[in-house]
Parts: sequence; structure tokens; C1' cells
RNA sequence: GCCACUUUAGCUCAGUUGGUAGAGCAUUGCAUUCGUAACGCAAAGGUCGCCAGUUCAAGCCUGGCAAGUGGCU
Repeated sequence: GCCACUUUAGCUCAGUUGGUAGAGCAUUGCAUUCGUAACGCAAAGGUCGCCAGUUCAAGCCUGGCAAGUGGCU
């Protein structure tokens, strides 16, 4: 230098054919217990990497940029 893939909650990851963004763990509160842990219930937590484009509507489609991983030279 070229090619491919990845980027979504604090962490690990779903999200099918474009139509109001989710799970597990973690965190907080409540309940339970003599108390703690575990279990149970609930809550909070997101400009979906950034900038544009297409569209009535974009996490999803298109282009560019950035970061990371792998391969080739």
C1' cells in the first nucleotide's frame, strides 16, 4: 500500500425483509434472612463509532473518515 470483517447499555452480545432498540452479567432499590451471599421483584443505564446521502421513515441501504482484528504484498 491492497482486501475482508468488526464498531449497539459499564462488560459480553442479539437485533431476520428499513417501521417506536433488546437479552445475560454488572449497578441501584425493595422483599427474604439474626446477618451476608444466593434466589425473587422492580428501576436506572443508549445522539446504535463520526460526517454526509437515499427514503415519508435508517441500528439496518449507499459514500467518506476513524479505531480494532485477520490476510496479502

Predicted 3D model of a 73-nucleotide RNA (transfer RNA) from a Bacteroidales bacterium. Its mean pLDDT, the model's own confidence on a scale to 100, is 82. The source organism's lineage runs through Bacteria, Pseudomonadati, Bacteroidota, Bacteroidia and Bacteroidales. The RNAcentral record of the sequence draws on ENA.